[in-house]
Context: one part of a larger RNA
RNA sequence: GGCAAAUGGUGGAUGCCUUGGGACAUAGAGGCGACGAAGGACGUGAUUACCUGCGAUAAGCUUCGGGGAACUGGAAAUAAGUUUUGAUCCGAAGAUUUCCGAAUGGGGAAACCCAGCACAUUAGUGCUAUCUUAAAGUGAAUACAUAGCUUUAAGAAGUUAUACCUGGUGAACUGAAACAUCUAAGUAACCAGAGGAAAAGAAAGCGAAUGCGAUUCCCUUAGUAGCGGCGAGCGAAAAGGGAUCAGCCCAAACCAUAUGCUUGCAUAUGGGGUUCGGACUGCUUACACGGAGUUACAAAAUUAUAUUUUAGUAGAAGUUAGUUGGAAAACUAUGCCACAGAGGGUGAAAGCCCCGUAAACGAAAAGAUAUAAUCUCUUAGCAGCAUCCAGAGUAAGGCGGGACACGAGAAAUCCUGUCUGAAGACGCGCCGACCACGGCGUAAGGCUAAAUACUACUAUGUCACCGAUAGCGAACUAGUACCGUGAGGGAAAGGUGAAAAGAACCCCGGGAGGGGAGUGAAAUAGAUUCUGAAACCAUUAUGCCU
Numbered sequence: 001g002g003c004a005a006a007u008g009g010u011g012g013a014u015g016c017c018u019u020g021g022g023a024c025a026u027a028g029a030g031g032c033g034a035c036g037a038a039g040g041a042c043g044u045g046a047u048u049a050c051c052u053g054c055g056a057u058a059a060g061c062u063u064c065g066g067g068g069a070a071c072u073g074g075a076a077a078u079a080a081g082u083u084u085u086g087a088u089c090c091g092a093a094g095a096u097u098u099c100c101g102a103a104u105g106g107g108g109a110a111a112c113c114c115a116g117c118a119c120a121u122u123a124g125u126g127c128u129a130u131c132u133u134a135a136a137g138u139g140a141a142u143a144c145a146u147a148g149c150u151u152u153a154a155g156a157a158g159u160u161a162u163a164c165c166u167g168g169u170g171a172a173c174u175g176a177a178a179c180a181u182c183u184a185a186g187u188a189a190c191c192a193g194a195g196g197a198a199a200a201g202a203a204a205g206c207g208a209a210u211g212c213g214a215u216u217c218c219c220u221u222a223g224u225a226g227c228g229g230c231g232a233g234c235g236a237a238a239a240g241g242g243a244u245c246a247g248c249c250c251a252a253a254c255c256a257u258a259u260g261c262u263u264g265c266a267u268a269u270g271g272g273g274u275u276c277g278g279a280c281u282g283c284u285u286a287c288a289c290g291g292a293g294u295u296a297c298a299a300a301a302u303u304a305u306a307u308u309u310u311a312g313u314a315g316a317a318g319u320u321a322g323u324u325g326g327a328a329a330a331c332u333a334u335g336c337c338a339c340a341g342a343g344g345g346u347g348a349a350a351g352c353c354c355c356g357u358a359a360a361c362g363a364a365a366a367g368a369u370a371u372a373a374u375c376u377c378u379u380a381g382c383a384g385c386a387u388c389c390a391g392a393g394u395a396a397g398g399c400g401g402g403a404c405a406c407g408a409g410a411a412a413u414c415c416u417g418u419c420u421g422a423a424g425a426c427g428c429g430c431c432g433a434c435c436a437c438g439g440c441g442u443a444a445g446g447c448u449a450a451a452u453a454c455u456a457c458u459a460u461g462u463c464a465c466c467g468a469u470a471g472c473g474a475a476c477u478a479g480u481a482c483c484g485u486g487a488g489g490g491a492a493a494g495g496u497g498a499a500a501a502g503a504a505c506c507c508c509g510g511g512a513g514g515g516g517a518g519u520g521a522a523a524u525a526g527a528u529u530c531u532g533a534a535a536c537c538a539u540u541a542u543g544c545c546u
Base pairs, nucleotide, nucleotide: 001545002544003543004542005540006539007538008537009536015530016495017494020466021465022463023462024461025460026459027458028457029455030454031159032158039100040099041098042055043054044053046078047077050074051073061094062093063092064091065090066089070082071081072080105114106113107112115128116127117126118125119124130156131155132154133153134152135151136150137149138148164195165193166192167191168190169189175182179229205212206211216243217242218241219240226234227233247447248446249445250391254271255270256269257268258267259266260265261264277389278388279387280384281383282382283381284380290378291377292376293375301374302373303372304371305370306369307368308367309366310365312361313360318334319350320333321332322331323330335352336351337341343355344354345353396420397419398418399417400416401415402414403413406432427442428441429440430439431438482489483488502529505516506515507514508513
C1' cells in the first nucleotide's frame, strides 16, 4: 500500500405512517354587487413577527335559540381577568364595518391629494360621477318651435366557474403520404350576452302509411342513402323503441267610448278574435254548475297544515380474573349487549373504556318545497257562407355569398349584401330541377315547464386511486421564498416519545460541544430526534498478501 472483517462517521434510500391530495356518486346550491361586490391596503391583542378572526363598537357588540363547565384562536409562557345572575362554544337575525377597488365630488404614481353645498357650537354627518328611460321646469341661432340645459325618480356599470349555453368575428399546424378545391373546423382564440340551466318549440312540418301530429335528449336506422381533386375524407333523415310531456297569447275584420282636426279619417282605451278559421246574420243556453291559476296562457297577497334546511338531544352491554409486558385492547378463563360487530381514539390488536354507530327525538329565528283555503280569472254550442278580415318592401325572381351530410351540381329547402317585386283564401307555400294530377300546410308577430348540459361552491359517502422525487405547483410561512422591467415563471421543506417526563445538579471548555448524574421500555429515541441501505471517509494490540 492492497484485499477482507469489525466498529464508527457521513448520507437519507427503504419500511411503516398520514394531517394532504386525486377520481367519482347522491343531494343541495348555482351567484355576489351603488344597501358599495370580488379582491386588497392599513389597522386591531397586556406582551404579537406570521396565520386566523375582526374593523376606530376592531380575536369583537346586541337579541333570540342550543348547550352546561370551564374559558381568554393557531400557540407555549407570564400577567390580568371572565364564568351556574349560565361564560367560552354552536346556530338564526341584527348593529358596527377605516382606506383602496365598478369606485361614482375633482384629481391621482390603488390604499393618497384637493374641494363645493346643506345641517351643525367644536367634533362631525349627509349630498355632489357617467349613461339610459320617464316626468317636470327652463330654453339658442330664429317668431312659433326645436336642439341644448337644469332638477327629480328608477335602472345600468363591476366581478366570477379557464365549466355548461346563445350569438358575432374566425385561424393555422395537420391530413390528403407533395399541394391549390377539400380537410383540420365553424374547431382554437377573441368579443358580446344570458340563465340555473340556455337554446328550441306548438307545423306555410314530415313524406306516401289503412298515414303521423310542438320542441328537446337517448337508443336505433347507419357508417346506410348520399356528398367528395368520387381523393383524403365528410355523412344524414323519415319510420321504430324509450325519457319527458302542455299548450297558449297578440295583429286584423267588427263594436263602443274619448280626443283631435283637414268632416271622414287618425289616434288612444275597452270589447271582440286567433285556424276543428274568425268577423257578420239567425238560433239555443247562461251569469250558475263547472274549469283554471302565481313557470307560459292576466295578476297581487294572506293564512293554515305537512315535509325539510340552518344549532342539537339521547343512545345497550365487563374496565371481570389470571399471564406476558413500560403499557393490555394480546393470550387463557368466564360473562353480557346487539334494529348498535360502520368507523375513529385510548401506552400493542377493544361490540361491552371514550367519541360514535342502529333505531328514535328536536327550532325562538330565518329560509325552501308541497297541499289546502281565502282570493283572482273565465260562457259554450249549432246553422248560414253573400260581404269583410287573416302579419308587404314581405313571398318570389336576377346577380353575389353563406347554411343545409349535400363542394353549383339536375339542386329543391333556409338566410341575405344588391337590383327588382306579387297574390289575398276561387289566395299562398311545400311535397329535392321543372310541369300536371293528387296530397300536406297556412309564412312574413310573440310566450312557453319537463325530459338535456355543466360544477367554482355546500353536505354526506365511496375507491383492485397516491402515500412525501408519489398525490394538486402547494400534507410545512405556497402561488410563499426566489427569478424577471413586465406579461410571466416558480421551488425545496412531513415523522423524538405513550406522556416533555425536552436532561436539575457536577466536571472539561471562552463557546460550541462533550463526560457523568437523572428521565424513560428504549437516549446508537436527545431535539440535525422513527427506521437508517449505498456511494464516500476513518479507526483497529484484527486476518491475509506485497
The part of an RNA shown here (large-subunit ribosomal RNA, domain I) has 546 nucleotides and comes from Proasellus ibericus. The full RNA is in RNAcentral, with records from SILVA. The coordinates come from a structure-prediction model, not an experiment, and the mean pLDDT is 82. Taxonomically the source falls in Proasellus (Eukaryota, Protostomia, Panarthropoda, Arthropoda).